[in-house]
This is a predicted structure of a 98-nucleotide RNA (Bacterial small signal recognition particle RNA) from a Gemmatimonadota bacterium.
Rfam family: Bacterial small signal recognition particle RNA. Rfam classes the family as a non-coding RNA gene.
The model forms 96% of the base pairs in the Rfam consensus.
Lineage of the source: Bacteria > Pseudomonadati > Gemmatimonadota.
RNA sequence: UCCCCAGGCCCGUGGGGCUGGCGUGCGUGAACUCCGUCAGGACCGUGAAGGUAGCAGCGGUAAACGCGUAAAGGUCGCCACGGACCACCUGGGGGUUA
Numbered sequence: 001u002c003c004c005c006a007g008g009c010c011c012g013u014g015g016g017g018c019u020g021g022c023g024u025g026c027g028u029g030a031a032c033u034c035c036g037u038c039a040g041g042a043c044c045g046u047g048a049a050g051g052u053a054g055c056a057g058c059g060g061u062a063a064a065c066g067c068g069u070a071a072a073g074g075u076c077g078c079c080a081c082g083g084a085c086c087a088c089c090u091g092g093g094g095g096u097u098a
C1' cells in the first nucleotide's frame, strides 16, 4: 500500500431492562347539602281505614383514597435478526513493495 473476513458507526424489525400509568378488579367511603328502605315519634284524617313528610339505623353508590393488574408513550454504549455502507475506526489473515 492492496485484497479478503469479522465487528463498530447508520437504518429497520422483534425481544428484554427501567420508567410510565388510559383502562380495569377488589376494598374503604356522604351527620346534613346522593339514592333506596324507613323502626320510634310527628302531621293529615270521624276513624283500630288510609295516607304524608321523614330522624336514627341499614343497604347501595359519588367524589376521593388504598391494594393489585396494566395500554399508549419515553428511555437504555442491552440481546438477536435483516438491510445499507465499504467513506471512517478496531481486530485477524494473505499478497506486493520499500
Base pairs, nucleotide, nucleotide: 001095002094003093004092005091006090007089008088010083011082012081013080014079015078016076017075018074019073023069024068025067026066027065028064034060035059036058037057042052043051044050